The RNA shown here (transfer RNA) has 71 nucleotides and comes from a Patescibacteria group bacterium. The prediction has a mean pLDDT of 83.
[in-house]
RNA sequence: GCGAUACUAGUACAAUGGUAGUACGCCGCCUUGCCAAGGCGGAGACACGGGUUCGAUUCCCGUGUGUCGCU
Numbered sequence: 001g002c003g004a005u006a007c008u009a010g011u012a013c014a015a016u017g018g019u020a021g022u023a024c025g026c027c028g029c030c031u032u033g034c035c036a037a038g039g040c041g042g043a044g045a046c047a048c049g050g051g052u053u054c055g056a057u058u059c060c061c062g063u064g065u066g067u068c069g070c071u
Stems, first nucleotide, its partner, number of pairs: 001070007010024004018054001026042005047063005
């Protein structure tokens, strides 16, 4: 220098173009003599900038970061 791939909550991961979910973690309540376990509820995220579209996490282009390969 070229190509491929990934980027979603604190962490690990889902999500046919139409309300962004799951598990653990965090907070509150219930349960218990206390803790743990258990039950109920809650907060919290689509890497960034454009384009297409009635509508984009999803499709397209660019940027950034990581990983892999080629030279």